[in-house]
RNA sequence: GCUGAUGUAGCUCAGUUGGUAGAGCAACGCUUUCGUAAAGCGUAGGUCGUGCGUUCGAGUCGCAUCAUCAGCU
Numbered sequence: 001g002c003u004g005a006u007g008u009a010g011c012u013c014a015g016u017u018g019g020u021a022g023a024g025c026a027a028c029g030c031u032u033u034c035g036u037a038a039a040g041c042g043u044a045g046g047u048c049g050u051g052c053g054u055u056c057g058a059g060u061c062g063c064a065u066c067a068u069c070a071g072c073u
Stems, first nucleotide, its partner, number of pairs: 001072007010025004019056001027043005049065005
């Protein structure tokens, strides 16, 4: 220098032909207990790496760019 993969909640990851984003763990609150742990219920937390474009509508499609990993030279 070229090619490919990945990037979504604090962490690990889903998201099925484009239809307005979820799970587990963690955090917080409540119930239970003399108390702790465990268990149960609930709450909060996301401009989906960044920018632009296509579309009525983009996590999903296109282009550029950034980071990490792998391969080739």
Description
Transfer RNA from an Oligoflexia bacterium, 73 nucleotides, folded computationally. Rfam family: tRNA. Rfam describes the family as follows. Transfer RNA (tRNA) molecules are approximately 80 nucleotides in length. Model confidence (mean pLDDT): 82 of 100.